[in-house]
RNA sequence: UCUUUAUCACGAGAGAUUGAGGGACUGGCCCGAUGACAUCUCAGCAACCGACCCACGCGUAACGCGGCGGCACGGUGCUAAAUCCUGCAGAGUAAUCUGAGAGAUAAGAA
Numbered sequence: 001u002c003u004u005u006a007u008c009a010c011g012a013g014a015g016a017u018u019g020a021g022g023g024a025c026u027g028g029c030c031c032g033a034u035g036a037c038a039u040c041u042c043a044g045c046a047a048c049c050g051a052c053c054c055a056c057g058c059g060u061a062a063c064g065c066g067g068c069g070g071c072a073c074g075g076u077g078c079u080a081a082a083u084c085c086u087g088c089a090g091a092g093u094a095a096u097c098u099g100a101g102a103g104a105u106a107a108g109a110a
Stems, first nucleotide, its partner, number of pairs: 001110001003108006013042005021031003025087001027085002043079003048075003052070002056066003083102001088099004
């Protein structure tokens, strides 16, 4: 970089440094000199993967396999707004709903 699968209306911020843009892109709408964004430190949220514990099921002579759930030790991720809304298609008078696409994250494959 590409691809597969899963999830995306829950949740969780302080300090320091810096100084003008930032929220992926479009159109909106927001955040931002009362200092955003970013970086660092600490704290927190969550539970995708690994470790550990385990209701239960299956199996062995024994070792075992799977696993609801738990935990938060390790690897990530996240801590304004639903992925902030939106774009394409379908239904509908409309409000709106459904699906797809795009994006993000995790785990795997190339």